Transfer RNA from an Alphaproteobacteria bacterium, 72 nucleotides, folded computationally. Lineage of the source: Bacteria > Pseudomonadati > Pseudomonadota > Alphaproteobacteria.
RNA sequence: GCCGCCGUAGCUCAGGGGUAGAGCACACCCUUGGUAAGGGUGGGGUCGACAGUUCAAUUCUGUCCGGCGGCA
Numbered sequence: 001g002c003c004g005c006c007g008u009a010g011c012u013c014a015g016g017g018g019u020a021g022a023g024c025a026c027a028c029c030c031u032u033g034g035u036a037a038g039g040g041u042g043g044g045g046u047c048g049a050c051a052g053u054u055c056a057a058u059u060c061u062g063u064c065c066g067g068c069g070g071c072a
Stems, first nucleotide, its partner, number of pairs: 001071007010024004018055001026042005048064005
């Protein structure tokens, strides 16, 4: 330099056009004499950035940024 994949909650990841979810973590509560385990409730996201398409974009397209891999 060229090609491909990935970027979503603090972490690991779903979701592939119609108001964004799970597990773990965090806060509170229940249960116990206490701990562990278990259960419930809640907070936390401008879905990497900017444009384009669309009535509507996290989702489709383009460019850029970052990570990983392959070729040279």
Its Rfam family is "tRNA". By type it is a transfer RNA.